This is a predicted structure of a 112-nucleotide RNA (SAM riboswitch aptamer (S box leader)) from a marine sediment metagenome. Its mean pLDDT, the model's own confidence on a scale to 100, is 81. The RNAcentral record of the sequence draws on MGnify.

Parts: sequence; structure tokens; C1' cells
RNA sequence: CUUAUCCAGAAAGGUGGAGGGACUGAGCCCUGCGAAACCUUGGCAACCCUGCUCUGUUGAUACAGUUCAGAAGGUGCCAAUUCCUGAUAGUAGUCAUUGCUGUACAGAUAAG
Repeated sequence: CUUAUCCAGAAAGGUGGAGGGACUGAGCCCUGCGAAACCUUGGCAACCCUGCUCUGUUGAUACAGUUCAGAAGGUGCCAAUUCCUGAUAGUAGUCAUUGCUGUACAGAUAAG
């Protein structure tokens, strides 16, 4: 940089000792009944992966897509929707606060 996904799921112990929830503003929340970080063990999930089904392409090997199942290995993850809002467009409604949908930006993860 490209593509895909992001309202599901899954925590105990040890060390540690005050912060944390990516960044900025606001909100809200977690935290001395112990934050971050590190370690151990356990778990979740199914991107890569393994097996199978079907479809397409090919002379064929094979390749691409797809259904279902699995979990040994490579990652990832294990408060709250990416915690929420924030830009833009549409839409519903109120005296007002607002709700819903799409898109963009930012971010996270995987594969290349």
C1' cells in the first nucleotide's frame, strides 16, 4: 500500500504499585476489593491452516469461488459495539435534548 472483518465470543494466578479505556476535545466508565506493564496457566475465535461438499475455468495437473466440519501449527484476542460522540449526506420525531441509515476519516487484526 491492497483486500477482508470489526453490535458475537473468551480470565484466573504471580510480580508490580497508579493509573487505564489508541490520538485530540467532550462524555461516560474501569481502577488500592490493586491500573498500566511483564510472566505463567487457561480460554475464545477461526484470518492463515487441515479435511470435505458443490460451482466455474482448464486438455490435464491445477486454479478461483463456495458449504460444512476441525483446531495440531502461525498470528490475534479475552470490561463496556473500535465504550460513546465528533465530519458529511439522507431520514423519523420533539417546544427542546434526540433516534435510525449510508459514506468518509482515524484505528485494530489478518492475509498478501